[in-house]
RNA sequence: AGAGUCGACUAGGCAGUCGCUGAAGCAUUAUUCUUGAGAAUAUCUUAUUUGUCUAUAAUGUUGCAGAGGAAAGUCCGGGCUCCACAGGGUAGGGCGCCAGGUAACACCUGGGGGGCGCGAGUCCACGGAAAGUGCCGCAGAAAGCAAACCGCCUUUAAAUCAAAAAGGUAAGGGUGAAAGGGUGCGGUAAGAGCGCACCGCGCUAUUGGUAACAAUAGUGGCAGGGCAAACCCCGUUCGGAGCAAGACCAAAUAGGUUUCCUUUGGCGUGACCCGCGCUGGAGACGGGUAGGUCGCAAGAGGCAAGCGGUGACGCUUGCUCCAGAUGAAUGGCUGUCCUUGACAGAACCCGGCUUAUAGGUUGACUCGCCAA
Numbered sequence: 001a002g003a004g005u006c007g008a009c010u011a012g013g014c015a016g017u018c019g020c021u022g023a024a025g026c027a028u029u030a031u032u033c034u035u036g037a038g039a040a041u042a043u044c045u046u047a048u049u050u051g052u053c054u055a056u057a058a059u060g061u062u063g064c065a066g067a068g069g070a071a072a073g074u075c076c077g078g079g080c081u082c083c084a085c086a087g088g089g090u091a092g093g094g095c096g097c098c099a100g101g102u103a104a105c106a107c108c109u110g111g112g113g114g115g116c117g118c119g120a121g122u123c124c125a126c127g128g129a130a131a132g133u134g135c136c137g138c139a140g141a142a143a144g145c146a147a148a149c150c151g152c153c154u155u156u157a158a159a160u161c162a163a164a165a166a167g168g169u170a171a172g173g174g175u176g177a178a179a180g181g182g183u184g185c186g187g188u189a190a191g192a193g194c195g196c197a198c199c200g201c202g203c204u205a206u207u208g209g210u211a212a213c214a215a216u217a218g219u220g221g222c223a224g225g226g227c228a229a230a231c232c233c234c235g236u237u238c239g240g241a242g243c244a245a246g247a248c249c250a251a252a253u254a255g256g257u258u259u260c261c262u263u264u265g266g267c268g269u270g271a272c273c274c275g276c277g278c279u280g281g282a283g284a285c286g287g288g289u290a291g292g293u294c295g296c297a298a299g300a301g302g303c304a305a306g307c308g309g310u311g312a313c314g315c316u317u318g319c320u321c322c323a324g325a326u327g328a329a330u331g332g333c334u335g336u337c338c339u340u341g342a343c344a345g346a347a348c349c350c351g352g353c354u355u356a357u358a359g360g361u362u363g364a365c366u367c368g369c370c371a372a
Stems, first nucleotide, its partner, number of pairs: 002367009012337007020066003024062008038050005068343001072354002075352005080242004087274004092238005097111005112126001113124004127233002132231002134227003149173002151169006181199006200222001201220008246294004256285006265279004301320008338341001
């Protein structure tokens, strides 16, 4: 050179013209509320006109702002609203190494252990198999407390070939993903942790660490494996419903007909029980309304600097307001530039995860060819 790993930014640009939505300012008109400074006029201490303030609507005008890194999925966690003043338990659900971060989480960070990779790195549904139950097809003798297909040794048994019977064995071979720890030496009729050394495994102690865990030493021949993303056991945690939540205003209708339960009853935002509260509740048929305003964007906001921390992140200071539609707003046309433009459109909001993604810019690190 090349090939990779982990991050960050951007998401066609510029100009002109016509148009859409929002907030704010100004002007005009109409309505409404308050009540009076000043001025003018006159029939003079009264009346009228002008004018002030508040709110709403319409019209015109001014400049300003106007979809995303995922707005997607609706998978998690919350804020917020209501039940509602809302307790305890059972079942059920979530999570599952340790320590932190966070409003919280199944998220993120760091560490431990295991897998993959030469490596930078990356992945993990990572508590318990000695509480119990269950599964491991086919093959194989045998896959939970076993087992002997081939083989090896001894005897019947005395001679050749072949073979049989009894006993011992699990080192060798075969089957399989996995066959009662592995390698080596000794020993034995032949073997076998039968004995020994090392490794593995269990237990104990010491050291390091907040911990998960690691190292060292001693001891024991030592309970045969896997699956809990099987049931289960253990630890920890958990009200529900949802912006179509909810609040207000206006209008209309039929104060309609009918059935059942009814204080030993019924209802009360997942099920059941207890408790607590309330005193009516549950349907069928039929009729009316579907309008408007709020919720609705000032937030666990954003940006920058400093400090602390391995890091996620936190603290302090300063600056700043960056869409609010409601059948659903940002589009059309023209010219020009080059990197020729992917995935794709807010609807209460935020923190994550997952998925899709053309091109461009850029930081750090790894491997590695050649040359010096």
Predicted 3D model of a 372-nucleotide RNA (Bacterial RNase P class A) from a Porticoccaceae bacterium.
Taxonomically the source falls in Porticoccaceae (Bacteria, Pseudomonadati, Pseudomonadota, Gammaproteobacteria).
The model forms 97% of the base pairs in the Rfam consensus.
It matches the Rfam family "Bacterial RNase P class A". It is annotated as a ribozyme.
The sequence was found by an Rfam model in a public genome assembly.